[in-house]
């Protein structure tokens, strides 16, 4: 140097024809216990890797960058 994929919450990933963002775990609080754990409630947390484009509306479509991961040379 080429080509394909992937980049969304701390961590593992959904988000199917574009329509105001999720779940598990983990993390606060409480509740239960003599106390821990386990179990039930409840809540916080994300400008969907970046910059632009198209669109009344973009996590989704289109470009270029950066980053990864696999082939190919």
């Nucleotide at each position: 140097g080429c080509c394909a994929c992937c980049u969304u919450a701390g961590c593992u990933c959904a988000g199917u024809u574009g329509g105001u963002a999720g779940a598990g775990c983990a993390c606060u609080u409480c509740a239960c216990u003599c106390g821990u754990a386990a179990u039930g409630a409840a809540g916080g947390g994300g400008u969907c890797g970046g910059c632009g484009g198209u669109u009344c509306g973009a996590g989704u479509c289109c470009g270029c960058c950066a980053g990864g991961u696999g082939g190919c040379u």

This is a predicted structure of a 73-nucleotide RNA (transfer RNA) from Kyrpidia spormannii. Its Rfam family is "tRNA". About the family: Transfer RNA (tRNA) molecules are approximately 80 nucleotides in length. The family's RNA type in Rfam is transfer RNA. The RNAcentral record of the sequence draws on Rfam. Lineage of the source: Bacteria > Bacillati > Bacillota > Alicyclobacillaceae > Kyrpidia. The prediction has a mean pLDDT of 81.